[in-house]
A computed fold for an 88-nucleotide RNA from a Chloroflexota bacterium, annotated as c-di-GMP-I riboswitch aptamer.

RNA sequence: AUUCGAAAAAAGCAAACCCGGUGAGAACCGGGGACGCAAAGCCACGGGUCUUAAUCGGUACGUUCGAUAAGAUCGCCAGGUUGCCGAA
Numbered sequence: 001a002u003u004c005g006a007a008a009a010a011a012g013c014a015a016a017c018c019c020g021g022u023g024a025g026a027a028c029c030g031g032g033g034a035c036g037c038a039a040a041g042c043c044a045c046g047g048g049u050c051u052u053a054a055u056c057g058g059u060a061c062g063u064u065c066g067a068u069a070a071g072a073u074c075g076c077c078a079g080g081u082u083g084c085c086g087a088a
């Protein structure tokens, strides 16, 4: 440096759910909690999924549907980038 994660050790993250808070919502933040994770560190650039307050259009005028645009998710996949321990 490259590839890999069988055994080991040290350290780390934290799903569901509960409590508090923020948001229209997806969801996020803090505390508790652990299903899991070798990048479950970071980056929404590609694909996917999710949301619809606002704007525009349709409508049976109750709302609801579609689009735009904006957002959410890196614990959906791919990619980029950085990194701990160990093995070959």
Base pairs, nucleotide, nucleotide: 002088003087004086005085012037013036017032018031019030020029021028022027035075041081042080043079046077047076048073049072050071051070052069054068055067056066057065058064
Its Rfam family is "c-di-GMP-I riboswitch aptamer". Rfam's curators write: GEMM was predicted in a large-scale screen for bacterial structured RNA regulatory elements. The coordinates come from a structure-prediction model, not an experiment, and the mean pLDDT is 83. Of the family's consensus pairs, 95% are formed in the model.